The RNA shown here (small-subunit ribosomal RNA) has 1471 nucleotides and comes from an uncultured bacterium.
Its mean pLDDT, the model's own confidence on a scale to 100, is 84.
[in-house]
RNA sequence: AGAGUUUGAUCCUGGCUCAGGACGAACGCUGGCGGCGUGCUUAACACAUGCAAGUCGAACGAGAUCCAUGGUGUAGCAAUACACCGGAAGAUCUAGUGGCGAACGGGUGAGGAACACGUGAGAAACCUGCCCCAGACUCUGGGAUAACAAGUGGAAACGCUUGCUAAUACCGGAUGACGUCGGAGAACCGCAUGGUUCGCUGACGAAAGGAAUUCUGGUUUGGGAGGGUCUCGCGGCCUAUCAGCUUGUUGGUGGGGUAACGGCCUACCAAGGCUACGACGGGUAGCUGGUCUGAGAGGAUGAUCAGCCACACUGGGACUGAGACACGGCCCAGACUCCUACGGGAGGCAGCAGUGGGGAAUCUUGCGCAAUGGGCGAAAGCCUGACGCAGCAACGCCGCGUGCGGGAUGAAGGCUUUCGGGCUGUAAACCGCUUUCAGCAGGAACGAAACUGACGGUACCUGCAGAAGAAGGAGCGGCCAACUACGUGCCAGCAGCCGCGGUGACACGUAGGCUCCAAGCGUUGUCCGGAUUUAUUGGGCGUAAAGAGCUCGUAGGCGGUUGAGUAAGUCGGGUGUGAAAACUUUGGGCUUAACCCGGAGACGCCACUCGAUACUGCUCUGACUUGAGUUCAGGAGGGGAGUGGGGAAUUCCUAGUGUAGCGGUGAAAUGCGCAGAUAUUAGGAGGAACACCGGUGGCGAAGGCGCCACUCUGGACUGAAACUGACGCUGAGGAGCGAAAGCAUGGGUAGCAAACAGGAUUAGAUACCCUGGUAGUCCAUGCCGUAAACGGUGGGCACUAGGUGUGGGUUCCAACUAACGGGAUCCGCGCCGUCGCUAACGCAUUAAGUGCCCCGCCUGGGGAGUACGGUCGCAAGACUAAAACUCAAAGGAAUUGACGGGGGCCCGCACAAGCGGUGGAUCAUGUGGUUUAAUUCGAUGCAACGCGAAGAACCUUACCCAGGCUUGAAGUGUAAGUAGUACAGAGAUGAAAGUCGACGGACCCGUAAAGUCGGAUGCUUACAGAGGUGCUGCAUGGCUGUCGUCAGCUCGUGCCGUGAGGUGUUGGGUUAAGUCCCGCAACGAGCGCAACCCCUAUCUCCAGUUGCCAGCGGUUUGGCCGGGCACUCUGGAGAGACUGCCUACGCAAGUAGAGAGGAAGGUGGGGAUGACGUCAGUCAUCAUGGCCCUUACGUCUGGGGCUACACACGUGAUACAAUGGCCGGUCCAGUGGGCAAUGCCGCGAGGCAGAGAUAAUCCCCAAAGCCGGUCUCAGUUCGGAUUGGAGUCUGCAACUCGACUCCAUGAAGGUGGAAUCGCUAGUAAUCGCGGAUCAGCACGCCGCGGUGAAUACGUUCCCGGGCCUUGUACACACCGCCCGUCAAGCCAUGGGAGCCGGGGGCGCCCGAAGCCGGUAGCAAUACCGUCGAAGGCGAAAUCGGUGACUAGGGCUAAGUCGUAACAAGGUAACC
Repeated sequence: AGAGUUUGAUCCUGGCUCAGGACGAACGCUGGCGGCGUGCUUAACACAUGCAAGUCGAACGAGAUCCAUGGUGUAGCAAUACACCGGAAGAUCUAGUGGCGAACGGGUGAGGAACACGUGAGAAACCUGCCCCAGACUCUGGGAUAACAAGUGGAAACGCUUGCUAAUACCGGAUGACGUCGGAGAACCGCAUGGUUCGCUGACGAAAGGAAUUCUGGUUUGGGAGGGUCUCGCGGCCUAUCAGCUUGUUGGUGGGGUAACGGCCUACCAAGGCUACGACGGGUAGCUGGUCUGAGAGGAUGAUCAGCCACACUGGGACUGAGACACGGCCCAGACUCCUACGGGAGGCAGCAGUGGGGAAUCUUGCGCAAUGGGCGAAAGCCUGACGCAGCAACGCCGCGUGCGGGAUGAAGGCUUUCGGGCUGUAAACCGCUUUCAGCAGGAACGAAACUGACGGUACCUGCAGAAGAAGGAGCGGCCAACUACGUGCCAGCAGCCGCGGUGACACGUAGGCUCCAAGCGUUGUCCGGAUUUAUUGGGCGUAAAGAGCUCGUAGGCGGUUGAGUAAGUCGGGUGUGAAAACUUUGGGCUUAACCCGGAGACGCCACUCGAUACUGCUCUGACUUGAGUUCAGGAGGGGAGUGGGGAAUUCCUAGUGUAGCGGUGAAAUGCGCAGAUAUUAGGAGGAACACCGGUGGCGAAGGCGCCACUCUGGACUGAAACUGACGCUGAGGAGCGAAAGCAUGGGUAGCAAACAGGAUUAGAUACCCUGGUAGUCCAUGCCGUAAACGGUGGGCACUAGGUGUGGGUUCCAACUAACGGGAUCCGCGCCGUCGCUAACGCAUUAAGUGCCCCGCCUGGGGAGUACGGUCGCAAGACUAAAACUCAAAGGAAUUGACGGGGGCCCGCACAAGCGGUGGAUCAUGUGGUUUAAUUCGAUGCAACGCGAAGAACCUUACCCAGGCUUGAAGUGUAAGUAGUACAGAGAUGAAAGUCGACGGACCCGUAAAGUCGGAUGCUUACAGAGGUGCUGCAUGGCUGUCGUCAGCUCGUGCCGUGAGGUGUUGGGUUAAGUCCCGCAACGAGCGCAACCCCUAUCUCCAGUUGCCAGCGGUUUGGCCGGGCACUCUGGAGAGACUGCCUACGCAAGUAGAGAGGAAGGUGGGGAUGACGUCAGUCAUCAUGGCCCUUACGUCUGGGGCUACACACGUGAUACAAUGGCCGGUCCAGUGGGCAAUGCCGCGAGGCAGAGAUAAUCCCCAAAGCCGGUCUCAGUUCGGAUUGGAGUCUGCAACUCGACUCCAUGAAGGUGGAAUCGCUAGUAAUCGCGGAUCAGCACGCCGCGGUGAAUACGUUCCCGGGCCUUGUACACACCGCCCGUCAAGCCAUGGGAGCCGGGGGCGCCCGAAGCCGGUAGCAAUACCGUCGAAGGCGAAAUCGGUGACUAGGGCUAAGUCGUAACAAGGUAACC
């Protein structure tokens, strides 16, 4: 210090999320030791038990116990022992009286938004026990009472009566240094009331003793210290959907009360007091030092420690006292708990432990007063759950350990692997060493200055044994350090955000490995940070959220030049304060650290005081003129209000002319019209609006304003310079104005026109279009108060290049007028543009630039400008304005594509122009569907469907049924065994495969030969392993189709841009072409185009058999022979064509021409050749990762199936006939193949014999055409399906299921609906021929030649494509995106007849305790009165819960209906 996440990518805006630190924490897994800390954050919920405040006998009486001397008795001779009585002095103990303490210490944070707290002042308005200092005094009397005793009530708690007694208990009298109060006086002082001091005078006011050497106590007065009380300035929460609050309220006077001021209380008087600088109300909260975080400013927080406050079961109240309205006191009421004899009583852990409960969650019913501190006491001492310690808890911080060194065969195991290895890993084993901590044993502190140590036999020291007793947790897709395997298969699951998982998951689970921390590690929660994401430091508002519709103006904020004074702000010095702890720093102490101790710093503030005066402020301060305003003189204007007037047009009425239509639309219809429309002429009526001029021209604050004239009236501008002298700017609230629509009342209504009606359109059409038509539009008056009220740009002032146009002035050139022109200047309205700014687009002296001042507004999207509340309104509604819930985006600008029922340019058999087809029939073939045991599989818009398949009867074959085999049908390796291993296998069984298998018999190679040797081979067995047309073409290679033979697709460097990207490649021409030329911030280059290659068209050269035959000879008349190679041809090598030439146009490229020449002319024709990429074609051609099967998903065999058949589609064949069918005659090919000529037989398919041919040699070799005949328009002499019969051929075999022949049969069909296909020349059409596959099977496919057309004006339209441009909410890219109702589920919210509850206020009733006041002759009690807690009644307001039903909202892979928006979104969209 940043990072992830909106997009195809980019920049920006903007939210969400993460990495850090912290914690009184909790949870999960794990857990060795020690030190120091910390430990009910929730129920201020309820509490069993024990303890937490007592002490003093030196205040007092009394009692109890002990006890000396003594006395009595018993035993004993006695000493003595035992028992009893009594009890001085004394000791100990204690219930009570009395004193002090109990108001401290300890706990908790409910309440409280307050002088509660913090800080600084004030008290001349105050109090203060114990303690300290000083002065004075301590004289003299009195009456009670508890204890106790007796009696008595009660279950108890607790009393009652009578009798006795003491005091430092209580009371009277005296004295008064002195105090208080009253009176008069003096001096001094103060910020007001006033204070201090001094003396005089009147009244009132004290006391206590104990102990007995010193001492201690008591009373009074003054002072001190410490403590407390009161008052004030300032400071620190949220809410305006709380805007007005207040009657003791604000002040005064008298009185009361208090320690004291005071409405603190009371009577009377006055009517005040507070509030937008936030009163009052609501919500929340103990405050602070500090703590956490942060660079800081800030933000959050207020555990432990420390200061203050408040509270003590809830509410009220006083008493005592120096101090309380009192945690372990009292009284009352309430709730709760306990005891009870039912009459009545007792209690208060928010003290320490502990229990229950609540909760995610928080400890021992420990030891000790040894230390520190507190209470009492003269003291000893007693008390002390304060405190000191220990216990429990990884809750936190800090420290230590779990070993150290060597050790490679890199062991085993595990994991993985490309099978070679790699990792775990020097890790282990093994060898050597050490012993911190823990363990055992011995010694043993400081804390204490005498006695006294809970901690504690603890810290610490020493010794002993042994690597021994001691490691886990999380993570490993990115952020974020760390990767593989297996399992799973959108399942199970993960997840902080983005997101993983649908069969190769680095994201789930497990394992191995690795990374990070470590006695911990993770998770959750909360706070700060990152977040400059509330912006003072330090943000914004044209389009991202955001300028109020506009103006005036109040408060407030800000404010021109100059002088004086002042010193409030501001700046500097000093003093006080800023508690301690904490923090920073520096030393020191525990072995270190945490922790603790000492010193220093800091603690921004506040108060006082001294100074400075630049700036700001202030002064009923002085002056100035430039800001602002006034005056005078001009001219411009749809500025506003009212009144009057005008013509054109529409409509209507009347009359004339006139006749059949008019009107309307994409096309129509509704409508009007023979009762006379439309059209046309004339007259009349009425309302509304003002053509042309008219203009990014004018005016106005905005809304807005347009015929003419008059009246009234606002503002701006220019010029002049006289006057005023800062009078200014902005503007929260507030006021006024404010389009259209709408509302109210009354008028008016020609046209237009929501609603409505009808006609069309449509699947529908509650729309768009048409015909009508009412509110309304108009006027007057009054409301409403909103608009995309927009320049989407608040107002003011100043500064910062220009250019150009226009409106209104002034002025100069400039002169007699007029016109035109040019310059300067002021004020408006526009365009372009530099700097600068901006995310970009853009803005740019009319700023969105640079500054200052003031106001308004924004803080992710949705929910929502909605609900509730309030205000306004007649209503409609407006203004103000949330939350729950939900999403990880929503958004701005620009970029590249794609798309558009956007635009421009261009091309293509794309259309058009033509020719012939398909779609109808029959058949063939393929597909879908259906069927089936199986009808194997794939291909499925163009670009699947006579496709893979260039040929399914068996085979093929992958499918089905059945029967076999299991190292297998084929292949490789290893090991063992075996073999006279080739040949030959009859026969049995079986459908075949297969299984069993006799006889015969040559005798593998090496060697002369043989063998128990070696090799090869076969077989058997075993192990490796084969095999799979099983799955995944969405894991792949390769191959292929398509866009498309379309002209495109890119790169390097440079330049432009923050960037994605752009430029180049766009532009002007041209081309078949990104072909070429010109221009240009581009210059070059690559893949494509073209050319190079092949065939074909012409010629030349070479060669001449199997080809050819012009000339010569022969001839059986056949190039047959001799011969020849000229020609054809064959096969090689060349030539030729390049817009080269001419003309025209053009800068050029190039284009045009019936141009010339030429066999061919503008790529001559055809082929091969397919850029970057798009579209998930093919695992069944092949190859291949992964998965799956292994006596089967392998393999062999027989049979069947792939050939099924209500049907639908594609592609073809044959036809429907006369341009024809049939019969006869007759002419001419080229590919290519390997076959058969020829003769005989058969009607024929074919059969028999068979020359020739291993191929330019032999063989196959045309049909249409042409000539002649016949048929004569018919279901025919057309057409040939179907069926019957008879055959031929191939083949192991034609039943399922071949082709062909003959005889017979003779179906549909008479040119084909909507629609649709091919083709631009040797093409279409038509005619036959050949070939591959192949035993056989061709209407298919691939080729070949014969005959041989028509048409193209042209690019408007359909389809496809290319380039440029434009819009976009699309990017899976229009087969896109997306809206609303309805239906379903879930969630939260509003309304709702009501119901329930909380807190608070008001009125009334009742009224405890208690203070105060009154009252019996006095005292006490009681009684009376005001107030008064709790309780009750009532009417309102408020907050919350719940509620049949209801409303909208949000969310939820595949529901319904439509198509609103995004493109001109198909009616531009929106307010």